[in-house]
Molecule: transfer RNA
Organism: Myxococcus sp.
RNA sequence: GCGGUGGUAGCUCAAUUGGUAGAGCACAGGACUGUGACUCCUGGGGUUGCCGGUUCAAGCCCGGUCCAUCGCC
Numbered sequence: 001g002c003g004g005u006g007g008u009a010g011c012u013c014a015a016u017u018g019g020u021a022g023a024g025c026a027c028a029g030g031a032c033u034g035u036g037a038c039u040c041c042u043g044g045g046g047u048u049g050c051c052g053g054u055u056c057a058a059g060c061c062c063g064g065u066c067c068a069u070c071g072c073c
Stems, first nucleotide, its partner, number of pairs: 001072007010025004019056001027043005049065005
């Protein structure tokens, strides 16, 4: 330099062919308990790496760019 894969909540990851972004763990509050743990209920938390384009509508499609990783020269 070229190509593949990936980047979404604090962490690990979903999101079917474009249609209001979710789960588990973690965190906060509550119930339960003599206290704690477990369990249950509720809640907070996101400019979907960044910039632009297409579209009524983009995490998803297109272009550029950054980072990580794998391969080739």